[in-house]
RNA sequence: AGCCUAUAAUGGUCGAAGCUUUGAUCCAAAAGCGCGGGGGAUUAUUUAUUUACGGAAGCAGUAAAACUGUGUUCCGCUUGGGGUGAAUCUUAAACGUAGAGCUGUAUCCUCAGCUCAAACCCGACAACUAACCUCGUAGGCAAUACUAAAAGGAGAA
Numbered sequence: 001a002g003c004c005u006a007u008a009a010u011g012g013u014c015g016a017a018g019c020u021u022u023g024a025u026c027c028a029a030a031a032g033c034g035c036g037g038g039g040g041a042u043u044a045u046u047u048a049u050u051u052a053c054g055g056a057a058g059c060a061g062u063a064a065a066a067c068u069g070u071g072u073u074c075c076g077c078u079u080g081g082g083g084u085g086a087a088u089c090u091u092a093a094a095c096g097u098a099g100a101g102c103u104g105u106a107u108c109c110u111c112a113g114c115u116c117a118a119a120c121c122c123g124a125c126a127a128c129u130a131a132c133c134u135c136g137u138a139g140g141c142a143a144u145a146c147u148a149a150a151a152g153g154a155g156a157a
Stems, first nucleotide, its partner, number of pairs: 001144001012141003018033005034137006053076005058070004080125001081122004089096001099116006107154004
């Protein structure tokens, strides 16, 4: 500058989640590079543990069925355990908190202000871990424009 709403190119922000090539072209998809995750020896450590429930099968009691038992096999489930994540702990929750993000502001530290401190997955099972095997590369957020103001220290060039 009259106010409100919508959109969001460029750029920005949380996050591993970006780039390139081929291809598709209504919607796809694949590969490579980069980034990120899981599994997995030796060694070392420990001497504890072998869930419960439901279903099916096998075996035994038994010649057969029911029934009973079973540290056997398969399926399901979640109480133990584990994983991604900053997201842990206390609590029924709230308040708070380990920890994490943004702004001043920039590589780091301190400071100030404003926020987050979830959610999901595996399925009885996994320490670390060379070789090796394998998976992901999502999703979300803010902004009408132009301006002004808002710390200290260290290091490097």